[in-house]
RNA sequence: GCUCCUAUAGCUCAGCUGGUAGAGCAACUGACUCUUAAUCCGUAGGUCGUUGGUUCGAGUCCAACUGGGAGCA
Numbered sequence: 001g002c003u004c005c006u007a008u009a010g011c012u013c014a015g016c017u018g019g020u021a022g023a024g025c026a027a028c029u030g031a032c033u034c035u036u037a038a039u040c041c042g043u044a045g046g047u048c049g050u051u052g053g054u055u056c057g058a059g060u061c062c063a064a065c066u067g068g069g070a071g072c073a
Base pairs, nucleotide, nucleotide: 001072002071003070004069005068006067007066010025011024012023013022019056027043028042030040031039049065050064051063052062053061
């Protein structure tokens, strides 16, 4: 230098053929317990890497850029 993969909650990851974003763990509240742990109920937490484009509508499609990874040279 070229090609490909990848970026979604604090962490690990889902998200179907484009139709208002979810799980587990972690955090917090409450129940239970003499207390802690475990268990159970509930709550909060996201401008979906950035900037544009297409569309009535984009996490999803397209382009550029940025970070990470792999291959070739």